[in-house]
Molecule: small-subunit ribosomal RNA
Organism: marine eukaryotic metagenome
RNA sequence: UAUUUAGAGUUUGAUCCUAGCUCAGGGUGAACGCUGGCGACGUGGAUAAGGCAUGCAAGUCAAAUGAGCCUUUGGCUCAUGGCAGACGAGGUAGUAAUGCAUAAGUACGUACCCCAAAGUCGGGCAUAAUCAGUCGAAAGAUUGGAUAAUUCCCGAUAGUCUCGCAAGAGUAAAGUUUUUUCGCUUUGGGAACGGCUUGUGUGGUAUCAGCUUGUUGGUAGUGUAAAGGACUACCAAGGCUAUGACGCCUAGGGGAGGUGAGAGCCUGACCCCCACCGAUGGAACUGCGAUACGGUCCAUACUCCUACGGGAGGCCGCAGUCGAGAAUCUUCCGCAAUGGGCGAAAGCCUGACGGAGCGACGUCGCGUGGUUGAUGAAGUCCUUCGGGAUGUAAAAACCUUUUAUGAAGGAGAAAGUUCUGCUUUUAGCAGAUUUGAUGUUACUUCAUGAAUAAGGGGCUGCUAACUCUGUGCCAGCAGCAGCGGUAAUACAGAGGCCCCAAGCGUUACCCGGAAUCACUGGGCGUAAAGUGUAUGUAGGCGGUUGUGUUAGUCUUCUGUUAAAUUUCCGUGCUUAACGCGGAGUCCGCAGGGGAAACGGCACAACUAGAGGGUGCGAGAGGUCUAUGGAACUCAUGGUGUAGGGGUGAAAUCCGUUGAUAUCAUGGGGAACACCAAAAGCGAAGGCAAUAGACUGGUGCACUCCUGACGCUGAGAUACGAAAGCGUGGGUAGCGAACGGGAUUAGAUACCCCGGUAGUCCACGCCCUAAACGAUGUCCGCUAGCUCUUUGGAGUAUCGACCCUCUGAGGGGUGAAGCUAACGCGUUAAGCGGACCGCCUGGGUAGUACGGCCGCAAGGCUAAAACUCAAAGGAAUAGACGGGGGCUUGCACAAGCGGUGGAUCAUGCGGCUCAAUUCGAUGAUAAACGAAGAACCUUACCAGGACUUGAAACCAAAUUGAAAGUUUUGUGAAAGCAAAACCCUCUUCGGACAGUUUGGCAGGUGUUGCAUGGCCGUCGUCAGUUCGUGAUUUGAAUUGUUCCCUUAAGUGGGGAAACGAACGCAACCCUUAUUGCCUGUUAUACGUGUCAGGCGAGACUGCUCCCUCACGGGAGAGGAAGGUGGGGAUGACGCCAGGUCAGCAUGACCCUUUGAUGUCCUGGGCUGCACGCAUGAUACAAUGGUCACUACAACGGGACGCAAUGCCGCAAGGUGGAGCAAAUCCUUAUAAAAGUGGCCCAAGUUCGGAUUGAGGUCUGCAAUUUGACCUCAUGAAGUUGGAAUCGCUAGUAAUCGCGGGUCAGCUAUACCGCGGUGAAUACGUUCUCAAGCCUUGUACUCACCGCCCGUCAAGUCAAGGAAGUCGGGAGUGCUCAAAGUCCCAGCACUAUUUUUAGGAAAUUAAAAUUUCUUUUCGUAAAAAUGGUGCUGGGCCUACAGUAAACUCGAUAACAGGGGCUAAGUCGUAACAAGGCACGGCUAGCGGAAGCUGGUCGUGGAUUAUUUCC
Repeated sequence: UAUUUAGAGUUUGAUCCUAGCUCAGGGUGAACGCUGGCGACGUGGAUAAGGCAUGCAAGUCAAAUGAGCCUUUGGCUCAUGGCAGACGAGGUAGUAAUGCAUAAGUACGUACCCCAAAGUCGGGCAUAAUCAGUCGAAAGAUUGGAUAAUUCCCGAUAGUCUCGCAAGAGUAAAGUUUUUUCGCUUUGGGAACGGCUUGUGUGGUAUCAGCUUGUUGGUAGUGUAAAGGACUACCAAGGCUAUGACGCCUAGGGGAGGUGAGAGCCUGACCCCCACCGAUGGAACUGCGAUACGGUCCAUACUCCUACGGGAGGCCGCAGUCGAGAAUCUUCCGCAAUGGGCGAAAGCCUGACGGAGCGACGUCGCGUGGUUGAUGAAGUCCUUCGGGAUGUAAAAACCUUUUAUGAAGGAGAAAGUUCUGCUUUUAGCAGAUUUGAUGUUACUUCAUGAAUAAGGGGCUGCUAACUCUGUGCCAGCAGCAGCGGUAAUACAGAGGCCCCAAGCGUUACCCGGAAUCACUGGGCGUAAAGUGUAUGUAGGCGGUUGUGUUAGUCUUCUGUUAAAUUUCCGUGCUUAACGCGGAGUCCGCAGGGGAAACGGCACAACUAGAGGGUGCGAGAGGUCUAUGGAACUCAUGGUGUAGGGGUGAAAUCCGUUGAUAUCAUGGGGAACACCAAAAGCGAAGGCAAUAGACUGGUGCACUCCUGACGCUGAGAUACGAAAGCGUGGGUAGCGAACGGGAUUAGAUACCCCGGUAGUCCACGCCCUAAACGAUGUCCGCUAGCUCUUUGGAGUAUCGACCCUCUGAGGGGUGAAGCUAACGCGUUAAGCGGACCGCCUGGGUAGUACGGCCGCAAGGCUAAAACUCAAAGGAAUAGACGGGGGCUUGCACAAGCGGUGGAUCAUGCGGCUCAAUUCGAUGAUAAACGAAGAACCUUACCAGGACUUGAAACCAAAUUGAAAGUUUUGUGAAAGCAAAACCCUCUUCGGACAGUUUGGCAGGUGUUGCAUGGCCGUCGUCAGUUCGUGAUUUGAAUUGUUCCCUUAAGUGGGGAAACGAACGCAACCCUUAUUGCCUGUUAUACGUGUCAGGCGAGACUGCUCCCUCACGGGAGAGGAAGGUGGGGAUGACGCCAGGUCAGCAUGACCCUUUGAUGUCCUGGGCUGCACGCAUGAUACAAUGGUCACUACAACGGGACGCAAUGCCGCAAGGUGGAGCAAAUCCUUAUAAAAGUGGCCCAAGUUCGGAUUGAGGUCUGCAAUUUGACCUCAUGAAGUUGGAAUCGCUAGUAAUCGCGGGUCAGCUAUACCGCGGUGAAUACGUUCUCAAGCCUUGUACUCACCGCCCGUCAAGUCAAGGAAGUCGGGAGUGCUCAAAGUCCCAGCACUAUUUUUAGGAAAUUAAAAUUUCUUUUCGUAAAAAUGGUGCUGGGCCUACAGUAAACUCGAUAACAGGGGCUAAGUCGUAACAAGGCACGGCUAGCGGAAGCUGGUCGUGGAUUAUUUCC
């Protein structure tokens, strides 16, 4: 200076939190599906470093040389020689450091290039090609002879070169050319490159903790270009490691790339730098440089050739091929450019490179047309049938030509080289000539003609975009939540719409979102998470003052941090991608200078931290020993007699051989009542009679001493309840296991009777707990009030107490603050600091494997595959509880009467049937729909018929002899057929009616779980809500809770509430009393009863008592007294309650000549081994029967009620007065009651079923199947088991009467009416139901809930496992190729020396001397150097072998785990879950589990105490 941070879905009935899963974004060397016009720029074998056919990828130089050949100013070929081949190109196997990055260093080297200086003399031996032979299939090998050089060798010379202190010694060269040149040798310097060394950084794993013998160092050597255990000999015993050695797994590193706000996280394609590799393993040679991709040798595997003797090969170069794979290109053109090799140069070579080709693989750009165009065409889709959408979209008209096709023109990429000339001749200038693969290039122009060019995905929410049809938990979808079981915006198709676009989706992977490993930037009381506790090592952190210093820290400068990339500014391709230029960045490292606050170090001091001293104090702190009393039990003895014991109830058990009970004496073991407490002590576990001995910690006061000595604490060490283990004791009580008795469906339990380990002691192990405050240790700071333990001081007092202050502990409640909430709150879960431990979704699992510990039990450490989308915390509203409290109800209790037993009626189930139509099924179905099934009803069955239909509407056509009536035939009828009779009305428009045709009707067919309406139930219970306000993060709460009261959420008081609504009450009807008015009717005509209307009256109004008030209790008056009685009236809602068959209605279904529609006849709904429900009648004497005598009310009546009278025993008949009703009828004798007679306790003078006979009435019809009457018959039944129902006053009980439906009736039902007319309620313990408050909850489909484990079936993954197979890294031993080095021998060669020999001189000779390889000839020996061969030695690849290690595959078998559907057995947990649950431990059991010991509250309820 610039830039910069987004969330959502999913656990719940709802909420907040925690936590995981999933999505929206970007990216890729990608692949797959559908689709596909063009161009530019990039990019393309990621798997098998698997195998490779074929071609090409490294040659060049005749101006170094020999030779051969030809087309002889020259060229070609072979060979020697020089340079190159160590570059370039490819790949990433190995490598966790011998690598890389960065910053330094030096014990070093360097061909080609540059600069400088000096030199370049003399001589010699060979050899290839070639020639002549030999062997071999080939590859090739070999013998002999000749020859050149810039090949090789020797000598000379030697300065600055090397060695050496010095003296001195040693070391070089190549020529070519007419000349100039170009070369060669030595030395010094440079550039650039390389070798080696050092610091720092650079994966995972500790279920890898110890590693190392050339190892660490030294001395002397060897070796190298060079330091060095790099190597050898000797000496010493070191070196590395928790800051992670050693091992195992994975991996080339960096610049950089992706993502991200950044910090980070992930990656290492293309391009650049470095490293490493070249079929696999080993080795050297040459060379400046290699341990050498297209060189050599050896071994191994593989492939190929072969004459079988032997040979050849290495695409991880460019193309290409096979294989494997989801998957990755042309066997292309050119050296024109750039670069490289050789050459003096021309030039040659160059699969580097430049280009083209293929692939939508990616990025960027362009196009598929533009304008106008409404009757909003057709088609399609939807529809409320009106219309709407597709949609200016199309058609049509006009216009344009990017692109495409055809044609024409046409750059730039080219600079150089060569030649000529000139000039200030290392060079420059000018001119001429010539060089393009791409390329039919880019680009420009013309012509043609909308002409050549659009798809993919999605549309429930997240997430932009909706309807129809099909399907019916099927087919299918799905990223997550989830969708689909007959009205699917979620499946499939279609129409429409949305998004992107030559692409669009899917899959895989990375980053992000994820603050979900948290450095930036998280947590640990209850969600996952504080080690059981302490001591303490390493480490981390550390009081006050001063001085010095400084590797931390801060500042400045210098060097480096390659380029490319990213960012910014420009600029070039038409633009962009892409390229170019500049700036910036590169956060790092190293070096120099400076500062001294903080930190470190050193020194000096201090006392506030820490420790010590003195005095005093409290305490179940610890260890050991001794002692004591109560209880228990045993033994003995006494008294005493039949039971005891135990339980919900029992039994097992003990007891007449004397128990239990009681007394006495003695023995034994364990535990210590009261004190005792919320108390005290201890690090925790834990600690309790009393006394003594020993001993640890701690508080206060004094402020005397030391002088930071401190805090924390990974590893480590010590302690560590109960249970358990070992050895030896002990054993009263209790008491796992076990035995027995109960309970139970069972009862391996709960309860009971016994009882072994154990519990106790000593010693030794074990080392775990809900080892909890579920809260690590230490320090500092931040309101109070109050209780308690124990010190001190003050005041006071004679003293104690009291009071005030001040410490150290233990509690309660609370400001601020914190917390998801609950809660915590100076004993923090507040605010800060230091250090440690631990967590990262649930299950698998604290499990497997491995390791360590243990006698064992087991402990510590500690995963994964697989599976789920949740698991979880706190709080909220409900519901529920074999939780609690309060209250109410004919709920119980107290009573009265019933049901359940009998017969019958009715309904239901079941059975039967052709059909026994359908619905309703706990309460809330069952005398219910049905207030009335012989036909009809009727929906069912059998049979016969009809098909626009039995009934309705519209349109068109037609007719007014169609239809109708009567009759006949047939038939069961409906119907069919025939005959006769019968000409509609009219305002002339038509109306009406019939027929036909077309629309259409019809359905008691399905779905009450698609619905409306109506109804039942809780329940006539007192509840259910809202607005505003307030509280809470929120769901929600408050109001509506609390106290008093009420029938009542009724009223009052108080209160963060104030008001309101639906319910309650009241208003309405009726009834009880009464006034007035009216009067059909009754009437004795005065009136009363009665009926209607309008009023009055009752309101706790009055008195007394209680009370704050509301109200309650008692009383008076009154017809009525505290809502007077009854009714109508049924809140929000619950039960997917009931009804599609009362009605209405969506959808589906049936309807063409055999209809699920319609008509008709007959049958059925009434069927009867049985069960249930509701009733009637009874069982008798409070009765039955006969006779006589009283007293009602509500109602109904014209297709009706019907009187008087007459007939009939009666049902009834006849008859018809009266009455559309206070008049008449029903209606009469109301019945029970009353009076009198008989019956006399029995199956009866009870009871009336059943059956027979005869009748009456209704009706078309009475058989299935009506009612009634008369006579006869005379069944069961003698008060009803378990159980169960109704009712609190004019009620129950009992008695009759009326009505509706209806032709009649199976009515004993239902709805009403009046008559007579009781008993009892102590009370709320219990049963049921309801309401309110509260509590627990793992329930919310709400306890008919949820849920655990075994077993059985299927399936999946992982672990164990006798074994079997394979891989990996080493170790020991054996063998030992090629090769370097060493040793030996042989051959050749050079030099030197010696001897022999030769010659000369001298000498008589000899001796001696000299000379000599100059020339010739000749022999031997020795030494040294070089080369080659052979043999041996050291090392060593491959191979073999041995024992272990490690990783994996497979496996009989056995065990556990996950998942799955409606299996089996139980009921463990959630409520006090019916035995509170849970942790550790031990035993036992089909299973959940049970029991013992100890611990926790994460237990309900109740009670006491204390605090508040």